[in-house]
Context: one part of a larger RNA
RNA sequence: GUCUGGGAGUUUGUUCCAGUAGUGAGGCUAACCGGCUGUCGCCGGGUAACCUAAGCGAAAGCGACAUGCGCGUAACCGCUUCGUGCGGCGUGGCGCGCGGUGCGAAAGCGCCGGAAAUUACUGGGGCAAGACCCGAAACUGGUCGAUCUAUUCCUGAGCAGGCUGAAGCCCUUCGAAAGGGGGGUGGAGGGCCGAACCGAUUCUGAGUAUCAAUUCGAUCGGGUGACUUGGGAAUAGGGGUGAAAAGCCUAACGAGACCAGUAAUAGCUGGUUCCUCUCGAAAUGUAUCUCAGUACAGCCUGGUUGGAGGCGGAUGAUAGGGUAGAGAUACUGAUUAGGUAGUCAAGGUCCGAAAGGAUCAGCCACCUUGUCAAACUCCGAAUCUGUCAUCGUCUACGAAGGCCAGAGUGAGGGUCGUCGGGGUAAGCUCGACGCCCGAAAGGGGAACAACCCUGACCAAGGUUAAGGUCUCUAAGUACACGCUAAGUGAGACAAGGGAGUCUGUCUCCUCAGACAGUGGGACUGUAGGCUUAGAAGCAGCCAUCAGUUAAUAAGUGCGUAACAGCUUACCCAUCGAGGAGACGGGCCCUGAAAAUGGCAAGAGACUAAGUGUGCCACCGAUACCUUGGCAUAUCAUGCGUAUGCGUGGUGUGAAUAGAGAGGCGUCCUCCGGGGGUAGAAGCGCGGGCGCAAGUUCGCGUCGACCCCGUAGGAUCGAAUAUCCAGAC
Numbered sequence: 001g002u003c004u005g006g007g008a009g010u011u012u013g014u015u016c017c018a019g020u021a022g023u024g025a026g027g028c029u030a031a032c033c034g035g036c037u038g039u040c041g042c043c044g045g046g047u048a049a050c051c052u053a054a055g056c057g058a059a060a061g062c063g064a065c066a067u068g069c070g071c072g073u074a075a076c077c078g079c080u081u082c083g084u085g086c087g088g089c090g091u092g093g094c095g096c097g098c099g100g101u102g103c104g105a106a107a108g109c110g111c112c113g114g115a116a117a118u119u120a121c122u123g124g125g126g127c128a129a130g131a132c133c134c135g136a137a138a139c140u141g142g143u144c145g146a147u148c149u150a151u152u153c154c155u156g157a158g159c160a161g162g163c164u165g166a167a168g169c170c171c172u173u174c175g176a177a178a179g180g181g182g183g184g185u186g187g188a189g190g191g192c193c194g195a196a197c198c199g200a201u202u203c204u205g206a207g208u209a210u211c212a213a214u215u216c217g218a219u220c221g222g223g224u225g226a227c228u229u230g231g232g233a234a235u236a237g238g239g240g241u242g243a244a245a246a247g248c249c250u251a252a253c254g255a256g257a258c259c260a261g262u263a264a265u266a267g268c269u270g271g272u273u274c275c276u277c278u279c280g281a282a283a284u285g286u287a288u289c290u291c292a293g294u295a296c297a298g299c300c301u302g303g304u305u306g307g308a309g310g311c312g313g314a315u316g317a318u319a320g321g322g323u324a325g326a327g328a329u330a331c332u333g334a335u336u337a338g339g340u341a342g343u344c345a346a347g348g349u350c351c352g353a354a355a356g357g358a359u360c361a362g363c364c365a366c367c368u369u370g371u372c373a374a375a376c377u378c379c380g381a382a383u384c385u386g387u388c389a390u391c392g393u394c395u396a397c398g399a400a401g402g403c404c405a406g407a408g409u410g411a412g413g414g415u416c417g418u419c420g421g422g423g424u425a426a427g428c429u430c431g432a433c434g435c436c437c438g439a440a441a442g443g444g445g446a447a448c449a450a451c452c453c454u455g456a457c458c459a460a461g462g463u464u465a466a467g468g469u470c471u472c473u474a475a476g477u478a479c480a481c482g483c484u485a486a487g488u489g490a491g492a493c494a495a496g497g498g499a500g501u502c503u504g505u506c507u508c509c510u511c512a513g514a515c516a517g518u519g520g521g522a523c524u525g526u527a528g529g530c531u532u533a534g535a536a537g538c539a540g541c542c543a544u545c546a547g548u549u550a551a552u553a554a555g556u557g558c559g560u561a562a563c564a565g566c567u568u569a570c571c572c573a574u575c576g577a578g579g580a581g582a583c584g585g586g587c588c589c590u591g592a593a594a595a596u597g598g599c600a601a602g603a604g605a606c607u608a609a610g611u612g613u614g615c616c617a618c619c620g621a622u623a624c625c626u627u628g629g630c631a632u633a634u635c636a637u638g639c640g641u642a643u644g645c646g647u648g649g650u651g652u653g654a655a656u657a658g659a660g661a662g663g664c665g666u667c668c669u670c671c672g673g674g675g676g677u678a679g680a681a682g683c684g685c686g687g688g689c690g691c692a693a694g695u696u697c698g699c700g701u702c703g704a705c706c707c708c709g710u711a712g713g714a715u716c717g718a719a720u721a722u723c724c725a726g727a728c
Base pairs, nucleotide, nucleotide: 001728002727003726004725005724006723011129012128013127014126015125016124017123018122019121020120021119022118023117026051027050032045033044034043035042036041055062056061065097068096069095070094071093076088077087078086079085098113099112100111101110102109103108132271133270135268139261140260141259142258143257144256150235151234152233153232154231155230156229157228158227159225161193162192163191164189168185169184170183171182172181173180174179197222198221199220202218203217205216206215237253239249240248241247274663275662276661277660278659279658284297285296286295287294288293298409299408300406301405302404303403304402305401309394310393311392313391314390315389316388317387318386319385320384325379326377327376332373333372334371337368338367339366340365342363343362347360348359349358350357351356412437413436414435415434417433418432419431420430421429422428442453443452444451457629458628459627460626461625462624463623467619468618469617470604471603472602476616479614480613481612482611483610489606496590497589498588500587501586502585503584504583505582506581507580508579509578517574518573519572520571521570523547524546525545528542529541530540553568557566558565630653631652632651633650634649635648636647637646638645639644664717666714667713668712669711671709672708673707674706675705682701683700684699685698686697687696688695689694
């Protein structure tokens, strides 16, 4: 890992509710006793207790409508123009009125009152218990451990070889002495090097299912000592021992191991076993030692009651609002530039001997001008909300509402939807409204929970939606007129830029010749004046006249030291038809950088198969339509004692948590009925039936039990729990 088997809402007590049954103003026995018996029970007794029949009040205590009036559902009755229309009556229901009691001076308020309970069984909940099952780390008690290891005690053992050379002593020498020097001798030391032995520094080497649950190699520390070691003893779990690391105490010690309390507790994780049908959530509010939980409310389900309305729908009317926008002599506040007036203490500048004066900046006010605001508004939508009317839609086949019972949820998420708060931003965070996913399949979007279309009962046929129609790939290489040349299109992108190209509007010039090109002219006073070494159109300053002309600047740009020279404006000629400018729009280009590799149209490929406008076909879904069938809710009708069955109509059919309903199967028991050695169960293969759980038949195998019906009772259904056991 696979297979087979096992494996999780149980039982008792109590309490609430529903159903069924008995009795009923009552209900019911418990222990126990007697009888019978098939020993499971049955019958008879047993009235103690309990619940109910009255409430209110803390208590003392006091103590209530079997109906006085009205509305009105169902049913019933009458009328009926047959419209299930009108009327009567009206159990239940409702509204008044009345009453009991407590409080109160009272008004009034609270609770209660016009008789239904009780017992048993079954089912669904609550509580207490292990309480659906498995799962801690821990806590407490007792017991066992010092063969490992820590420390100590007793008794033994071990330490190659080499080096160094303390004290003391001897000899010698110096010295008055104290003492010193030299040479020997001597052999000290938690001395030195280094086998055995003990250790374990580094390679962060090898090994890592290992040789080994700590090893191997090299390297390294100690190696006569606070040394190492054999044997024997001592100290025990909040205790020991510790040259202290919370180390060690028998391979995991910040409190050993084992057994017990014990099924500890777990608001946490995982698991929780057959089918179909009906409905179907929540991820919010408040509170919480509360934020992984819980309580109440909200939302879901079932039952019951109720008896006429309900509804994010449409249109209109009406009332309300101060948002979007907009505004600034309509306020508050901010704010650009300029002006005017005031104040000018301190500061700067100027004047003055000083006193002081003037002025700048600043501040303040006003005016002009240009901008702003969630906490500004002279204004002010769309929209929204309330009410009413009309329509729509659901509703007597029973709406809204009420009551009872059962839940789940209380981690939400997305939005290239809209509107906001925070943040540079985020697949960010916190909100509002709607939708969707959650709990929704199908088609499209290449793939893709929430984007588009569309809500799947089953089967068959057809038509469309979104989206598409060159090939992959179903359907147009469709049509008409444009644009793009960038493979733009085809992930997305701004300010800015573009004689890319198409197009619009406006202004101007132009056959009296525009624009561009080409040829020619472009002069005189004069080198204007000043400045300057020089300044002559062209360093700079000032002025910028006059004349001649077709035109010609006291000069547009080069250039020179200064001149010179080139050129332009301007004019003529030549040429011969459009040209110059401004502001817009479309497509396109640029701006444009990311990490594995083209690879961010799905690919091929495409100049349309791109893009804009228009138009006609076709394809395309579980949508829609048609036909047949199923289920469910309900009505009518016929049959039936009844659950129902038949026919006809109407509506519905996705679904997680979850609520409700009906079934299938397994084992056992009572009663009844059957099968089986002429072959039971089981197993294998095959044919049918049922929406399904399942069931039935045939053949084979096998060799002794099995099935059906009514009812009852359950240790009653496995694929998952790193589930348990076994086999392989």
Predicted 3D model of a 728-nucleotide part of an RNA (large-subunit ribosomal RNA, domain II) from a Candidatus Aenigmatarchaeota archaeon. It matches the Rfam family "Archaeal large subunit ribosomal RNA". Gene Ontology terms of the family: structural constituent of ribosome and ribosome. Rfam 15.1 lists 2,955 matches to the family in 1,139 species. The RNAcentral record of the full RNA draws on ENA. Lineage of the source: Archaea > Nanobdellati > Candidatus Aenigmatarchaeota.